A computed fold for a 1445-nucleotide RNA from a metagenome, annotated as small-subunit ribosomal RNA.
RNA sequence: UGGCUCAGGAUGAGCGCUAGCGGGAGGCUUAAUACAUGCAAGUCGAACGGUGACAGGUCCUUCGGGAUGCUGACGAGUGGCGCACGGGUGCGUAACACGUACGCGACCUACCUUCAAGAGGGGGAAAGCCCUGGGAAACUGGGAUUAAUACCGCAUAGUACUAUAGAACUACAUGGUUUUAUAGUUAAAGCUUUGGCGCUUGAAGAUGGGCGUGCGUUCCAUUAGGUAGAUGGUGAGGUAACGGCUCACCAUGCCAACGAUGGAUAGCGGGUCUGAGAGGAUGAUCCGCCACACGGGCACUGAGACACGGGCCCGACUCCUACGGGAGGCAGCAGUAAGGAAUAUUGGACAAUGGGCGGAAGCCUGAUCCAGCCAUCCCGCGUGCAGGAAGAAUGUCCUCUGGAUUGUAAACUGCUUUUAUCAGAGACGAAAAGCUUGGAUUCAUCCAAGAAUCGACGGUAUCUGAUGAAUAAGCACCGGCUAACUCCGUGCCAGCAGCCGCGGUAAUACGGAGGGUGCAAGCGUUAUCCGGAAUCACUGGGUUUAAAGGGUCUGCAGGCGGGUUCGUAAGUCAGUGGUGAAAUCCUAUGGUUCAACCAUAGAACUGCCAUUGAUACUGCGAGUCUUGAGUAAAGUGGAAGUUGGCGGAAUACAGCAUGUAGCGGUGAAAUGCGUAGAUAUGCUGUAGAACACCGAUUGCGAAGGCAGCUGACUAUACUUUUACUGACGCUGAGGGACGAAAGCGUGGGGAGCGAACAGGAUUAGAUACCCUGGUAGUCCACGCCCUAAACGAUGCUUACUAGUUGUUAGCGAUAUUACAGUUAGCGACAAAGAGAAAUCAUUAAGUAAGCCACCUGGGGAGUACGUUCGCAAGAAUGAAACUCAAAGGAAUUGACGGGGGUCCGCACAAGCGGUGGAGCAUGUGGUUUAAUUCGAUGAUACGCGAGGAACCUUACCUGGGCUCUAAUGUGAGUGCUGAAUGGUGAAAGCUGUUUUUCUCUUCGGAGACACGAAACAAGGUGCUGCAUGGUUGUCGUCAGCUCGUGCCGUGAGGUGUUGGGUUAAGUCCCGCAACGAGCGCAACCCCUAUCUGUAGUUGCCAACAGGUGAAGCUGGGGACUCUACGGAAACUGCCUACGCAAGUAGUGAGGAAGGCGGGGACGACGUCAAAUCAUCAUGGCCUUUAUGCCCAGGGCGACACACGUGCUACAAUGGUGAGGACAAAGGGUAGCGACAUGGCGACAUGAAGCCAAUCCCAAAAACCUCAUCUCAGUUCGGAUUGGAGUCUGCAACUCGACUCCAUGAAGUUGGAAUCGCUAGUAAUCGUAGAUCAGCCAUGCUACGGUGAAUACGUUCCCGGACCUUGUACACACCGCCCGUCAAGCCAUGGGAGUUGGGUGCGCCUGAAGACGAUAACCGCAAGGAGUCGUCUAGGGUGAAACUGC
Repeated sequence: UGGCUCAGGAUGAGCGCUAGCGGGAGGCUUAAUACAUGCAAGUCGAACGGUGACAGGUCCUUCGGGAUGCUGACGAGUGGCGCACGGGUGCGUAACACGUACGCGACCUACCUUCAAGAGGGGGAAAGCCCUGGGAAACUGGGAUUAAUACCGCAUAGUACUAUAGAACUACAUGGUUUUAUAGUUAAAGCUUUGGCGCUUGAAGAUGGGCGUGCGUUCCAUUAGGUAGAUGGUGAGGUAACGGCUCACCAUGCCAACGAUGGAUAGCGGGUCUGAGAGGAUGAUCCGCCACACGGGCACUGAGACACGGGCCCGACUCCUACGGGAGGCAGCAGUAAGGAAUAUUGGACAAUGGGCGGAAGCCUGAUCCAGCCAUCCCGCGUGCAGGAAGAAUGUCCUCUGGAUUGUAAACUGCUUUUAUCAGAGACGAAAAGCUUGGAUUCAUCCAAGAAUCGACGGUAUCUGAUGAAUAAGCACCGGCUAACUCCGUGCCAGCAGCCGCGGUAAUACGGAGGGUGCAAGCGUUAUCCGGAAUCACUGGGUUUAAAGGGUCUGCAGGCGGGUUCGUAAGUCAGUGGUGAAAUCCUAUGGUUCAACCAUAGAACUGCCAUUGAUACUGCGAGUCUUGAGUAAAGUGGAAGUUGGCGGAAUACAGCAUGUAGCGGUGAAAUGCGUAGAUAUGCUGUAGAACACCGAUUGCGAAGGCAGCUGACUAUACUUUUACUGACGCUGAGGGACGAAAGCGUGGGGAGCGAACAGGAUUAGAUACCCUGGUAGUCCACGCCCUAAACGAUGCUUACUAGUUGUUAGCGAUAUUACAGUUAGCGACAAAGAGAAAUCAUUAAGUAAGCCACCUGGGGAGUACGUUCGCAAGAAUGAAACUCAAAGGAAUUGACGGGGGUCCGCACAAGCGGUGGAGCAUGUGGUUUAAUUCGAUGAUACGCGAGGAACCUUACCUGGGCUCUAAUGUGAGUGCUGAAUGGUGAAAGCUGUUUUUCUCUUCGGAGACACGAAACAAGGUGCUGCAUGGUUGUCGUCAGCUCGUGCCGUGAGGUGUUGGGUUAAGUCCCGCAACGAGCGCAACCCCUAUCUGUAGUUGCCAACAGGUGAAGCUGGGGACUCUACGGAAACUGCCUACGCAAGUAGUGAGGAAGGCGGGGACGACGUCAAAUCAUCAUGGCCUUUAUGCCCAGGGCGACACACGUGCUACAAUGGUGAGGACAAAGGGUAGCGACAUGGCGACAUGAAGCCAAUCCCAAAAACCUCAUCUCAGUUCGGAUUGGAGUCUGCAACUCGACUCCAUGAAGUUGGAAUCGCUAGUAAUCGUAGAUCAGCCAUGCUACGGUGAAUACGUUCCCGGACCUUGUACACACCGCCCGUCAAGCCAUGGGAGUUGGGUGCGCCUGAAGACGAUAACCGCAAGGAGUCGUCUAGGGUGAAACUGC
C1' cells in the first nucleotide's frame, strides 16, 4: 500500500438454555398453493300485489276445530337504494404506474346543499298466487288471472339538446362570455299518521373521478440500431371527453450514444433502519395511490365496474350425479392441509366510532371495538433491606505445623410488604338519538330543561384490609482483539474457532470444577441491513517502483477558455405568494403513580411552481483591443522524410598464376575442407548487403525510429526585427493516420549472417550452451498484420517557485576569444517543497488550473463465452464459478552466493613420519543371547564415562528369599556387646544351645552401646537433558560483542565499531557527528632460560687434613653444583634507514635472552532445544509382597562380519652375544625392600635400612666398543598352540598376569583415500605415577635422553575475520521453490445427445361478445329470431432466434 476480520445499532425474525408480574405494540417474509365448515351486504310494508311462518283480535263451532290480512308483523315475489364503499393481497407493471408541480378554452359526477320551473291526462303487460307438465338434481316449459314510485304513449316546457343565420365584448391557437331570430326534439309518481317524505327539467356549489404535460424514478452495451397504425395530414366513426382510439386515402416520417430497442429484476410514495453528515439499505405494521381477485378473454347493468363474496365463454382443477347433466372459486374473518427455520382463536359484541337501507324505531356490519395465544419487540416492577467476624463448616487453591479465597456471604437478630394469596368495595369510557315539557323560528328546523333506558370488555382497572421473607434467577463468557485465572482430566486424540490461531504429557484457548467478568426475565447464537470502510472517495482517494498514463499524433461531438465596453437576465442571489395530506422525526406542554404509549400546540418537511427585484461572476447578443494563437519578411541548424545517381574497404564466388601438405576450429577435440593441389600470396572479373575512421555525455523526429557521398522534392524547429489577422485557443470519448521486430500473401533478389534441420563435441542424459554446415528469413516492390520492458515503467497544455556547472544551435557584446546578458534544447549536482521510502527537484514526482485515459486484495485470467477485425497466426473487448488470508512496494539487520576486495590459520604448498594392507590389543556398530546393563553417534561418539568388570564393582539375566524393609533419626520395652557351638541350606537366610555382664552412682537411677514391637519420615542407576540447576564439548585464544549521552532516520535501525595506515590482536596512530565506557585482546599469576642476596642438611667437595680394595667415607668448608625463599634483568630503551604518527626493516651495538624470549593456567556476547536425570542436586510422572532390598551362579569377555584408535613388525641406519657410559621426574609402612642363599626363570626363604635431598624401587634405554649373522620368510617377525611352573587372591573353568621349554602363523613397506607436525618441534629411546589384592596398561598422565628436514608463495581445498554487492532466504542454501503424474471428489468451459421455458413471426381453426349486413320465419308495426361477414381469447401447426436443468 492493500484485502480479510472484530467491537456498535437494527429486525414482522428463527434456534438453544432459562423464565415471576404488568402496560403498550406486533404476529405466513415461504406455495398469487389447494381449501371442509360457519360467518363477512343488505335494507325499505311510509312504493306494490299480498299472507307461507309467529302472536293478538273478531266471527262461527259438533268444542275436535274452522273462517277472517282485521292488527302487530312478514317468508317468497314486483319495485327503489345499496352491492363500484369498507376488508384482502402484491401476481403483473420500468409505465404518466408512482411522486411533485401545472393544465383541461377537450370532460363526467348518484346520494347532499342552493336557486328556477314543473308534476295534466291515459294505456297495455308480466312476476307472485292458481292450474298443469319435464328433470335424480340444478332448474325449467305451458295456460289463466293481477297491483305499483315497474313499463309505454299523449299534452305542456326551458338559460336543456340539434341545425341555420347574425350582433356586441373579450382572450391564451383551435376559442370564451352575453345576446337575437327561425325550425325541430325530449319530462314527471306517488305514499302519508297531513307534520312530511318522495318525483321531473334546468342552472350553480360541494364531493369524487377522467384526460394531458414538465421534472424525478434499478441493473446489463458481452442488448446498437428500432418502428408499419409506425410519425404526421384530410375525412369519417367512436367516447363523458381530446387523441391513430378505430377506419379510408395521402405524405415518409418518428425514436436513439443526454442510451432508443431488447433482456433481467421490482408495486410506488409518506416513511423505516443506519450514519456526524452526505449517503447506503429498505418499503412489515399505520396513511395515500396503483394493480389484481382460480388462469385468460368479453361485455351487460349502472351516476360510477369491464365488477373479490354479479353474468357469459375458453382452459386447468375439485365436487355431486339416476351418466342424461349440473355445482364451485377464503389474495374477507376464523379455521384445515401442504410448503417451511418460522407466524395466533373455527372467541365476544354491535356498548362506542364509522358505513348501508329506512321518516323513524330499527335491522345488517369478521369494518370496528374487545378478549384469547406467543418473552416476538419496547417500557416498567419484583425476587428483599439493615446489622452481623469465631472471618464457622463444606468446597477450591497453595510455598501445606499453616495461609488464601468463596465472604457479610450464610447461620443469627431486627425491619419492610411492592408483588403473590385471601376477603371486601368498585369505575372512566354514556353522550346523544328517541320521549315529555317549554321557548325561538326564515316553518327547513334549532335551543333549553326534565324523566327513563342502553357496557362486549368486566366484577376488569383501581382502592382498602389480612398473613408472612413469605411466591420468584438465569444465560453467556474469562489466549489477544475484549471486562474477567487457577486446578484436574486429555495428549495433533477428543475437541475449539469471528480473525489470528489453540491441542503432539506441566493447555489461563479442548472437557469438568472452583473462582471471576458482563448482561439480566432474559442471555447466547444464526440470518440479513447500515456503520466502522476515506475499502467507489460529491463532502472525501489515487496512477515512477505498491493495482493503475492509452504506443504516438490528428481531430468531429463534448468540457474548459485572454483584456475591455454596452445590452439582456438563462444560471446565480434576495423578497413575497401558493403548495409541500395526515401520521412519523424534533421542541414544548399535558394525560396514564413513572416510562413505553397517547393527546394538544409549535417547528420542520432542506422540494416544486408563480411573481417582483438585484446584476458582481458565468452564459447569451453586439462592438472593440493585442499580450494567447497564427501569417509574412530576413537568417540559422540538423543521421527528419521520400526518390534517383555515384563511391571505396571488406566478404564470398569464378578464372589465371606462384606454391606444398596441411588448413580450419576448440577449454581440449572432432565433424568439415585438402595431393582431382586446399590454406597462404598475386592479378582480373562478378554478386549482394552494410557504410570503418569522424562519433560524442552530440544532433533530428509526434512516437516507432534515423548514419558513406550527392541531386531533386517535402516537412519541421529555433533566432532577430518590424508588419499583418484579431481569441482564430487548450484538451479530446467515438473516428482517422502512423506504428520496432517477428510473421503472412504475390513477384524479384540472395554475398554475409542465420530460427528449423543435419553432423561433431560436452554430459548421467544434452531435443541446450561450444564447433562444422545450412533452409526459411534478413534485402527490394506492392498488400496485410497492429503487437513490445512501444520505458523516463512518469498523458497533454498553461502559469509560478533558490542556485551551481557542462554542452548543442542562435542573438547580443566585443579585447578575436576570457564572457555582463538573453532565447530554444540536451545532461550533472543540489535549496525550499514533496514522497512510504528509494528518490524527484524550472526537462518536478513542488505549487495551482483545464481536459482525457486508467485503478479498487491475490489466484482463477488477459482465460472462457459472445461480438468485431484478420488470409492465417492472432489482435481488441472481456467475465464468473471456485479458492486463499494474504499477495505486493520501499528500506533495515542478519545469513547465504560455484559475487567482488583485503587478511589470517600446519588451510594448501615445501618437507618429515604415519594410518588405510598383516598379526595382536582395545573401543564401536551389527548379529547372537536368558542377559550380552546403561550412556556417548559428522566435525564436537568410537584406548570415550571406565585413573583397573574373576567374586565385589553391577545397574543386566536365571534361580532362592524379605515386605515398615539394606542404611539413618525419634522410639515404649528388653539387656549388654561379645565369645563358643549345633541343625538345614548353594549362600543369603531360617531355627537352636551354652556362657559372660560396660561406666558412673546419692543404689532410686542415669549414661554409653546393642536388639527392638507400633508409628512417622522410606526406597528406585525407573521415564523425561525437549521442564531444570550445576558441570562440560565445539565454533575459538577466533577478535570480536555491547552500552551511556549526543547526532541522523516517520520507523526498523544507523553513527560510534566505517575510512587511510599498522598489529598476533577493535593492537596502536591519523582522520571523522561523534565523545566516552564496559566484557574480550594484552598485562598482572605459575614453570623455564642469566646473574645475584640469604641459608647450608639428608645435598656439594675447590683448597687443608685423615682414611679405604674403592668411595665426601671422616674432620672440616660455603668457594662450586644443587636445593628454596627473595631480588635484578628486555622497554623498540640506543643507533641507521623509511614513515606525519603508530610502527616496520637491519649478519646493527650491547646482552644469558630482542621485538609477545619459550611453555602453562586463563575461553567475551553468544551458537548447536549439543552432552549429562547413571557423579550430584532437582520439578513433574510412574512403581510400593516390587521397577525396592539380600544372596548364589551366569553375563558385561559371545562372533559369518564392518569401522575407529593403538602396539609389534616386515629387517643390515638391523638382529643376537659380551663389555662400557650419561638422566629427569616420581613412589614407598597391610609399603619399598638393599644384601645373602636357593631356583635356568617367574619367584621363594631369611633379612639391614627407610615414614625418605639420608634407605629402597633403580637396571635408564637408545648410545659407544668388540664379535657374529649376509638378504633368506632368515639368527627378521613373533601370533598361535602344547607342556611345565610362579604369584596375587575365599576362588584364576567361563575370565588374571608372569616364567621356562617347545611350536614358529600372517607379514618382504601396504589401492582409492587420509592424519600429525614449523624447533629442542617432528621422529626416535627409555623412566615414573595414578587406579590397584592381582591384572588383561600396547591405554592415560607426567619425565627426561638423542635430535632433524622444509616453508617459493597465497592461484586452489578447508575453516575464520572485516568492507562491499545481489537476494523471492530469516527453524536463515541441509533455505526457498517450479513442472509432470495414479485414483477419487469439487467448481467451470467445450462436445454429442435429451428435455423444459418465456418471446416475436407466418399459416389454419375460432367460443362468448361487439360492430356491420340481411328478401323468405314471427310480429299490424317498432322490432326480433335465424343466417352471413370482420375483430378477438384459446387451440393446432411451421420455421427461427433467445434462455435453462

The coordinates come from a structure-prediction model, not an experiment, and the mean pLDDT is 83. The sequence is in RNAcentral, with records from SILVA. Its Rfam family is "Bacterial small subunit ribosomal RNA".